[in-house]
RNA sequence: CGAGGUGAACAGGCGAUCGCGUGCCCUGCGGGCAUGAGGAAAGUCCGGGCACCACAGAGCAGGGGUGCCGGCUAACGGCCGGCGGAGGCGACUCCAGGGAAAGUGCAACAGAAAUAAACCGCCGGGGACGUCAGUUCCCGGUAAGGAUGGAAAGGCGAGGUAAGAGCUCACCCGCGGGCCUGGUAACUUGCCCGCGCUGUAAACCCCACCCGGUGCAAGAUGCGGGGAUCGUCGGCUGCUCGCUGCAUUCUCCGCGAUCGCUUGAGCCGUUCGGUAACGAACGGCCUGGAUAGAUGAUCGCCCAGUACAGAACCCGGCUUAUGGUCACGCUCGCACA
Numbered sequence: 001c002g003a004g005g006u007g008a009a010c011a012g013g014c015g016a017u018c019g020c021g022u023g024c025c026c027u028g029c030g031g032g033c034a035u036g037a038g039g040a041a042a043g044u045c046c047g048g049g050c051a052c053c054a055c056a057g058a059g060c061a062g063g064g065g066u067g068c069c070g071g072c073u074a075a076c077g078g079c080c081g082g083c084g085g086a087g088g089c090g091a092c093u094c095c096a097g098g099g100a101a102a103g104u105g106c107a108a109c110a111g112a113a114a115u116a117a118a119c120c121g122c123c124g125g126g127g128a129c130g131u132c133a134g135u136u137c138c139c140g141g142u143a144a145g146g147a148u149g150g151a152a153a154g155g156c157g158a159g160g161u162a163a164g165a166g167c168u169c170a171c172c173c174g175c176g177g178g179c180c181u182g183g184u185a186a187c188u189u190g191c192c193c194g195c196g197c198u199g200u201a202a203a204c205c206c207c208a209c210c211c212g213g214u215g216c217a218a219g220a221u222g223c224g225g226g227g228a229u230c231g232u233c234g235g236c237u238g239c240u241c242g243c244u245g246c247a248u249u250c251u252c253c254g255c256g257a258u259c260g261c262u263u264g265a266g267c268c269g270u271u272c273g274g275u276a277a278c279g280a281a282c283g284g285c286c287u288g289g290a291u292a293g294a295u296g297a298u299c300g301c302c303c304a305g306u307a308c309a310g311a312a313c314c315c316g317g318c319u320u321a322u323g324g325u326c327a328c329g330c331u332c333g334c335a336c337a
Stems, first nucleotide, its partner, number of pairs: 001333004005328004010323001012302007020036007038308001042319002045317005050215004062211003066208002068082005083097001084095004098206002103204002105200003119146002121142009154172002157169003173196007182187001219259003222255007231246001233245004266285008
């Protein structure tokens, strides 16, 4: 210098004028002061708080983008650290990572054959032809060789045989089991025994584990309207029926008028424990709350430029969108000293 890897913070600033929401204050139909979106406010995918409804217990059904081990956390399908596997020269990254030896399905094309095999070749026997080189037909053996494929009955050597074959043996590879070494564990070191089994479960399925429903337009109060109910009540009457008013109880609808509503598993800093996620102690801080819905507009300066995008109950994650910047005692290559 070039090509990468990992991590982090930021998200235009300042000033002037006008305008809006919220809180407080004042001499109160107007003023003043303070404050006013995000890292994703998004997708609504996962886990919770909260609210209402339902609910003896057990099993079945149904659902699950749950599925190696340990830890963290309120919880999680999240995070951290490991294990195993895969990719990369490397820094490093990725993995829905139980079961294919319960069953079913599927495996295009090619190929004789895709869990099952004789197309060519090789070998044995018989027949026919023959120019005695051989050719051809039939029956059988053979998975060593060729050919197809992502995948063809584990690889290689020796023995063996008519030719061959884990048929037998040595070594290696893979899988399963037992003992052993290290580790909390997943797993792993070494030895022994058995086996040689195609792949696919983000195909059905099997196993284990987990799972009430609806979401702040929940729900509560108040007000208004409709309906039903009910009465030693009032009016139309002196009485009954009927109508109507009022009150009772229930129910339906509408309405930010009020609550829920923002002080919360909160944020910042220091120290300590831990590899880390995270936790503890101490100190400091208050940081949107609308309900037709505020958070804006214009101008000037800063060299220039301004991505994705707008809260609607709240919190923890994941995913997706997005601009430039910085750091590394990270990697690889080239050149120079």